[in-house]
Molecule: SAM riboswitch aptamer (S box leader)
Organism: Listeria innocua
């Protein structure tokens, strides 16, 4: 750059010590009953793969483990709710 997916799933523990939930800008949230990062260890899912065939597995290469990609920001229907579309992440190329 191209193509799929993104309202589903799945956490203790050790360190750390105040922030985080991608930035920015509003709301809402989570956090000293200990937040990010880092370690281990268990877990989720099935993109690649594997088995073999259109199922199924979880040995291997990623990925993930509050809340819809936490919600909105643009556009359109419309009327507070849907559709997209821009960003974004993830994977495969």
């Nucleotide at each position: 750059c191209u193509u799929a997916u993104c309202a589903a799933g799945a956490a203790a523990g050790g360190u750390g010590g105040a922030g985080g939930g991608u930035u920015c800008u509003g709301g809402c949230c989570c956090a000293g009953u200990g937040a990010a990062g880092c370690c281990u260890u268990g877990g989720c899912a099935a993109c690649c793969g594997g088995a073999c065939u259109u199922u199924u597995c979880a040995c291997g290469g990623u990925g993930c483990c509050a809340a819809a990609u936490c919600c909105a920001g643009c556009a359109g229907u419309a009327u507070c709710a849907c559709u997209g579309a821009c960003a974004g992440a993830u994977a495969a190329g």